[in-house]
Order: sequence, then structure tokens, then C1' cells
RNA sequence: ACAAGAUAAUGGCAAACAGAUCGCGAGGUCUGGACGCAAAGUCACCAGUCUGCUUUAAGGUCAAAAACCAAGCGGCAGAUAGUGGGACCACCUAA
Repeated sequence: ACAAGAUAAUGGCAAACAGAUCGCGAGGUCUGGACGCAAAGUCACCAGUCUGCUUUAAGGUCAAAAACCAAGCGGCAGAUAGUGGGACCACCUAA
């Protein structure tokens, strides 16, 4: 230095939930709170998932038409870094 990592040290982050607040929403921020985390530090580049709008549309409602509803596919705009991968950066050192 790389890799790896503990029942070590110094510290760190903070799920659910609650309150406040922003957003149509997914969600974000702050406070409390700790399920967990050795990158749970940073970045939406790839995949996934989720949201909004929308093209089309299996199908549904109906006696039928019109009309309405609508899974799914596609498009656009977003969210998620605590879904995985990737990029960048970083504290400690038993085996």
C1' cells in the first nucleotide's frame, strides 16, 4: 500500500413510529426516537422498485350504441444512495 475485519478504541449514521413542514404523489427536510449499518459517506451512470402525467389497449359496466372505468405495453417527468451494481472519497487495526 492492497485486501480483509473483531465481543478492540475514538467517534459517526439512524429504520419503524410520532410531531412540524414542503410536494398532486412516490417522497424530502427538521425535531424526537433506535431497527439496524464498517462506508447506512457522496453521486441517479446501469438495472430494479415506486409516483405523476400521457399514447394505446385486453377487459369491465350496458340489451346495444354512446359514454365511463381499466390490468398491461410504450413515452415523458420524477422518487429511492437503508434494493443491487458502478464511480469517487474516508476513520481505526486484533487475527